A computed fold for a 476-nucleotide part of an RNA from a Candidatus Methanomethylophilaceae archaeon, annotated as small-subunit ribosomal RNA, 3' major domain. Taxonomically the source falls in Methanomethylophilaceae (Archaea, Methanobacteriati, Thermoplasmata, Methanomassiliicoccales). Model confidence (mean pLDDT): 88 of 100.
Context: one part of a larger RNA
RNA sequence: UGACGGGGGCCCGCACAAGCGGUGGAGCAUGUGGUUUAAUUCGAUGAUACGCGAGGAACCUUACCAGGGCUUGACAUGCGCCGGAGCCCGGCCGAGAGGCCGGGGCCCUUCGGGGCCGGCGCACAGGUGCUGCAUGGCUGUCGUCAGCUCGUGCUGUGAAGUGUUGGGUUAAGUCCCGCAACGAGCGCAACCCCUGCCGCCAGUUGCCACCAGGUGAAGCUGGGCACUCUGGCGGGACCGCCGGCGACAAGCCGGAGGAAGGCGGGGACGACGUCAAGUCAUCACGGCCCUUAUGUCCUGGGCCACACACGUGCUACAAUGGCCGGUACAGAGCGAGGCGGAGCCGGAAGGCCGAGCGGACCGCAGAAAGCCGGCCACAGUACGGACUGGGGUCUGCAACCCGACCCCACGAAGUUGGAAUCGCUAGUAAUCGCGCAUCAGCAUGGCGCGGUGAAUACGUUCCCGGGCCUUGUACA
Numbered sequence: 001u002g003a004c005g006g007g008g009g010c011c012c013g014c015a016c017a018a019g020c021g022g023u024g025g026a027g028c029a030u031g032u033g034g035u036u037u038a039a040u041u042c043g044a045u046g047a048u049a050c051g052c053g054a055g056g057a058a059c060c061u062u063a064c065c066a067g068g069g070c071u072u073g074a075c076a077u078g079c080g081c082c083g084g085a086g087c088c089c090g091g092c093c094g095a096g097a098g099g100c101c102g103g104g105g106c107c108c109u110u111c112g113g114g115g116c117c118g119g120c121g122c123a124c125a126g127g128u129g130c131u132g133c134a135u136g137g138c139u140g141u142c143g144u145c146a147g148c149u150c151g152u153g154c155u156g157u158g159a160a161g162u163g164u165u166g167g168g169u170u171a172a173g174u175c176c177c178g179c180a181a182c183g184a185g186c187g188c189a190a191c192c193c194c195u196g197c198c199g200c201c202a203g204u205u206g207c208c209a210c211c212a213g214g215u216g217a218a219g220c221u222g223g224g225c226a227c228u229c230u231g232g233c234g235g236g237a238c239c240g241c242c243g244g245c246g247a248c249a250a251g252c253c254g255g256a257g258g259a260a261g262g263c264g265g266g267g268a269c270g271a272c273g274u275c276a277a278g279u280c281a282u283c284a285c286g287g288c289c290c291u292u293a294u295g296u297c298c299u300g301g302g303c304c305a306c307a308c309a310c311g312u313g314c315u316a317c318a319a320u321g322g323c324c325g326g327u328a329c330a331g332a333g334c335g336a337g338g339c340g341g342a343g344c345c346g347g348a349a350g351g352c353c354g355a356g357c358g359g360a361c362c363g364c365a366g367a368a369a370g371c372c373g374g375c376c377a378c379a380g381u382a383c384g385g386a387c388u389g390g391g392g393u394c395u396g397c398a399a400c401c402c403g404a405c406c407c408c409a410c411g412a413a414g415u416u417g418g419a420a421u422c423g424c425u426a427g428u429a430a431u432c433g434c435g436c437a438u439c440a441g442c443a444u445g446g447c448g449c450g451g452u453g454a455a456u457a458c459g460u461u462c463c464c465g466g467g468c469c470u471u472g473u474a475c476a
Stems, first nucleotide, its partner, number of pairs: 001476002003473003007470007015460002019424005026315008034306002042053002064301007073124001077123008087104007107114002126290002129288003135284002137279003140275001142273001147186006153162003166177003192267004197235007206225002210223004238261001241255005317417001321376007333364003338357002343352003383414001388409007430452007
């Protein structure tokens, strides 16, 4: 100087408390451990691995296994020699990869040659083989925590200290005051984006107050751009004003005005560093290793196994509910090898047909919870839907291993979950549906969007993590 303490003081955070909903019990989905296996490819492992790399494992992917093939190679560049255009057609063996064979056929040229392809030889290619304890890059975490440092000066023999401590204050090393310090840098904040109010500009595909036309009805049509909206520019909030508190400071409390207050709400943004943290399998790269194989191609299998154990989720156990009928109201997106209306067929998944739309115009697209009416009457049920049998639809070369969906039948466990444990402070939790990425197909996961919309916070003693000061130390 740090680190640590079941030392002290001050102070934060859904850290506890207060409250709401879960997990832990059930069935299933998914990841992991384990076991099994010819293989169940590899990585991730307290917090910070475990719906993680996977934003799509039937083949492909694929890195694994079995079997069958290929070697200058699936891919790059160069040299030498030889041959031929590229390309097209066909036969045989084979699961294919591959192997063997036949035919058509001859690019440019200043003729020296050149381009392209093939064969042989060579130099090389190739490796998801090892090392994240050789590395770059990127990332997690402490932590959006308020800290981490430097120059000069001063103090100390020196390590170092001071500044950065102290008194107040803040979300903040934020600001004020004081002070042997005076300044400065990286952080904080602000500048950026979305959102909440207003103005100006713009008016189609959007809008309909007004005028005209028009209907069974409807912005349906022409004016129109007021309103809504769209999207570009600007205004607006600064403790600015008033009162109180405070050292008259910084600031704090209350009030007015205001769409909004005291950082308005959300996002992007992550200091010096820590964990030899993670990644050699995104990529890059040093070293090592394999080169008729540790490279490469193919067919099939596996990554989907299953006595078990754990994590994350979905669906439930019902009446604030289930079922049937009727009827409303979103936002954000996506669409040409695409979205696919209407019509017709089917009980449905879906099929036929193809209007419109590169889309404020057309389509996906009925939002759902809600509201109105009816049935059910507490039962393993008109709850729950696993599992299983049968029949079908769709994608795709192909759904046996191993897809999703529809219909009929079957209807299991489950009656609120032990010890323990998680999330959340407001348009949040809870609950309801919709979209997108990936994608032929496949979503309970991920990323977004809106609808409905709570309860509680006395307080900081305690648990966990953290900040500042101080104290002890046999630790560094």